Context: one part of a larger RNA
């Protein structure tokens, strides 16, 4: 000089367009943040309404409604959002390599959907418990669960051939044998949207491998499942991943071991560049979800807003036992120099679920609040000399703020008030058409917002640093080694351009300084 997720201090007009807890991965109230399908099932309320009965309370029937609320099953809940605590490691960046691998939805192909069966939640109804919730009976449905049946280009077995590969070995096409599956719903009966097995993709996952990847040797010796090896298991899959045995081996100065810090990159900052410092915000990747461990389930999780244990801690409790996890959004207290609203909307975009209507969505898209960055724009513009008054300075003659201001004509940005007013929104969806493909019609949170046009009238809208050299700007008064500056040399003891103050005058300017931090 540059630069900052900045802080502080003085000040402070507007707009656009980013950013905004670097400490306590410290506790958390409150609300909301993952549901969703009645075209997979079986059931099914109430209020209110209308009508009838009864002295009435209050019953009955339609209607609400096959509706809500729960309930079986599915598909999502492994994304999406959050954080950086651990991690020096195949976490991550690049390159590869599976002859050792898995993939729900999606696309394409081709083949298939036959025939029984037994239960269970809802409900009833018993009972135990404050309670969170459990247990006994009893009843019933399915795309829910079991069985048979068919059965290949699937799997595995055996025979014999071709072909590729360094190879363990891959791959093709013959014959034989064994095993494995399925679900209906909806229909205007034409379909249609699902199921079950298979082959190929497509996009996503899992492993392994070179080569990179911080400081410390005042860390030098570390390893017993260690290193291999056969043999069983386990896995989607190689493997000491696990285990039985056998064999004594692996790794280090090219730094093991063991400390210490740190999530890794695309990128950011600076720098001429080499390079050094950074890893906020947005993109990929990895880890973690009160803390430690486990595993169900699933196509994927060893699973933020599932389960279970155990632990610390908070709350209920009838003292017998039970609830909870904001590192999702806002929002509290707490720590800190320091970080926003307990807002608006699903309209768009994207995402679950659904055939569709849709419904969910603190993802998102919008507003608030902070000069916290950046970037634009304003505080007026011409003319004005008795150089006006008033400050300061004076050598007392006069200088200097100063065309500055008054005054004159002017424009009118922005804020302010009035009128007008967008684009983001075409689809899905319905009509029509064999098709390609026309044509209707909905819907905007920002929002009456941008942006346009009037209306007045200079009216509302400048400050902060510094002036001794460095380094651009000087004089006077107070002060008197005192009060005080101060980045660095250094100023201050009685004329201080260095300290307060005033006049001036430099610099930046809606900012200006100081500090902290990186080059």
């Nucleotide at each position: 000089g540059a630069a900052u997720c900045a802080a502080c201090g003085c000040u402070g007009g507007c707009g656009g367009c980013g950013u905004g807890c670097c400490u306590a991965a410290c506790a958390c109230a409150u609300g909301c943040a993952a549901g969703u399908c009645g075209a997979a099932c079986g059931a099914g309320a109430a209020a209110g309404c209308g009508g009838g009965g009864g002295c009435a309370a209050c019953c009955c029937c339609g209607u609400g409604a096959g509706u809500a609320a729960a309930g079986u099953g599915g598909c999502a809940g492994a994304c999406g959002g959050g954080u950086g605590a651990g991690u020096a490691a195949c976490a991550c960046g690049u390159g590869a390599a599976c002859a050792a691998u898995c993939u729900u939805c999606c696309c394409u192909c081709g083949a298939g959907c036959g025939u029984g069966g037994a239960a269970u939640a809802a409900c009833c109804u018993c009972g135990c418990g404050a309670a969170a919730g459990c247990g006994g009976g009893g009843c019933u449905a399915a795309u829910a669960c079991c069985g048979c049946a068919u059965a290949a280009c699937a799997u595995c077995c055996c025979c014999g051939g071709g072909u590729c590969g360094c190879a363990u070995g891959a791959u093709u096409g013959g014959g034989g044998g064994a095993u494995c599956a399925a679900a209906g719903g909806c229909u205007u009966c034409g379909g249609u949207c699902g199921c079950u097995g298979g082959a190929g993709g497509a996009g996503g996952g899992g492993u392994u491998c070179g080569c990179g990847c911080c400081u410390g040797a005042u860390u030098a010796g570390c390893u017993a499942g260690u290193u291999g090896g056969u043999g069983a298991g386990g896995u989607a899959a190689c493997g000491g991943c696990c285990c039985a045995c056998c064999a004594a081996g692996g790794c280090a100065a090219c730094g093991a071991u063991c400390a210490g810090u740190a999530g890794c990159c695309g990128g950011c900052c600076u720098g001429a560049g080499a390079g050094g410092g950074c890893g906020c915000a947005c993109g990929g990747c990895c880890a973690c979800a009160c803390u430690g461990g486990a595993a169900c389930u699933g196509a994927g999780a060893c699973a933020c807003g599932g389960u279970c244990c155990a632990g610390a801690c908070u709350c209920c409790u009838a003292c017998g036992g039970g609830a909870g996890g904001c590192a999702g959004c806002a929002g509290u207290g707490g720590g800190g120099a320091a970080u926003u609203u307990u807002g608006c909307g699903c309209a768009a975009u994207g995402g679950g679920c659904g055939a569709a209507a849709g419904c969910c969505u603190g993802a998102c898209g919008c507003a608030g609040c902070a000069a916290c960055g950046c970037c634009g724009c304003g505080u007026g513009g011409a003319g004005g000399a008795u150089g006006a008054a008033g400050g300061c300075c004076c050598u007392c003659g006069g200088g200097u703020c100063g065309u500055a201001a008054a005054c004159u004509c002017c424009u009118g940005u922005c804020a302010g008030g009035g009128g007008g007013g967008a684009a983001g929104a075409a689809a899905c969806u319905c009509u029509c058409g064999c098709a390609a493909g026309a044509g209707a019609a909905c819907u905007g949170a920002c929002u009456g917002u941008a942006c346009c046009c009037c209306c007045g009238g200079a009216g509302g809208a400048a400050g902060c640093c510094a002036c001794g050299g460095c380094u651009a700007a000087c004089u006077c008064c107070g002060u008197g080694c005192c009060a005080g500056c101060a980045g660095c040399c250094g100023c201050g003891g009685u004329a201080a351009u260095a300290c307060g103050g005033a006049g001036g005058u430099g610099g930046c300017a809606a900012g200006c300084g100081u500090u902290g931090u990186u080059c």
Predicted 3D model of a 519-nucleotide part of an RNA (small-subunit ribosomal RNA, 5' domain) from a metagenome.
The prediction has a mean pLDDT of 89.